This is a predicted structure of a 79-nucleotide RNA (c-di-GMP-I riboswitch aptamer) from a Desulfobacterales bacterium.
The prediction has a mean pLDDT of 81.
It matches the Rfam family "c-di-GMP-I riboswitch aptamer". Rfam links the family to the GO term cyclic-di-GMP binding.
RNA sequence: UUUGUCAAAGGGCAAACCUCUCGUGAGGGCGGGGCGCAAAGCCUCCGGUCCGGCUUAGGCGGACAGCGGGGCUGCGAGA
Numbered sequence: 001u002u003u004g005u006c007a008a009a010g011g012g013c014a015a016a017c018c019u020c021u022c023g024u025g026a027g028g029g030c031g032g033g034g035c036g037c038a039a040a041g042c043c044u045c046c047g048g049u050c051c052g053g054c055u056u057a058g059g060c061g062g063a064c065a066g067c068g069g070g071g072c073u074g075c076g077a078g079a
Base pairs, nucleotide, nucleotide: 002079003078012037013036017032018031020029021028022027035066041072042071043070045069046068047067048064049063050062051061052060
């Protein structure tokens, strides 16, 4: 420098649910809580699902990064 998961070490994140709170809603935030995750770190570029209103059938706005693909970045052993 490249690669990267058979076991380890240091650790990291945090589902459902609950309190409070924001939002028309999907859903989001702080805290509690752990289902799980080697990228469950970050990014809506593509697909998908969900929400809102319009439209008579095309399109617009929003949400989900823990739905999949993709892009960027990262820790350790071994080689």